Description:
The prediction has a mean pLDDT of 85. Predicted 3D model of a 72-nucleotide RNA (transfer RNA) from Endocarpon pusillum.
[in-house]
RNA sequence: AGCUUUGUGGCGCAGCGGAAGCGCGCCGGGCUCAUAACCCGGAGGACUCUGGAUCGAAACCAGACAAAGCUA
Numbered sequence: 001a002g003c004u005u006u007g008u009g010g011c012g013c014a015g016c017g018g019a020a021g022c023g024c025g026c027c028g029g030g031c032u033c034a035u036a037a038c039c040c041g042g043a044g045g046a047c048u049c050u051g052g053a054u055c056g057a058a059a060c061c062a063g064a065c066a067a068a069g070c071u072a
Stems, first nucleotide, its partner, number of pairs: 001071007010024004018055001026042005048064005
């Protein structure tokens, strides 16, 4: 220098254009003599950034930034 992959709640990951869900964790409650386990409920993310196309974007297009890898 070029190319590839990745970037989504605190963490790990889903999400084929109608607008974000799962597990763990956290908070409250139930159960228990109590703890764990189990059960119920809740909070928390506008999806790395900037533009663009679209009635409508996390998703499509362009550029940028960051991480990992490959080639020279």

About this RNA:
Rfam family: tRNA. Rfam links the family to the GO term triplet codon-amino acid adaptor activity. The organism belongs to Endocarpon, within Eukaryota. It is recorded under the gene name tRNA-iMet-CAT-1-1.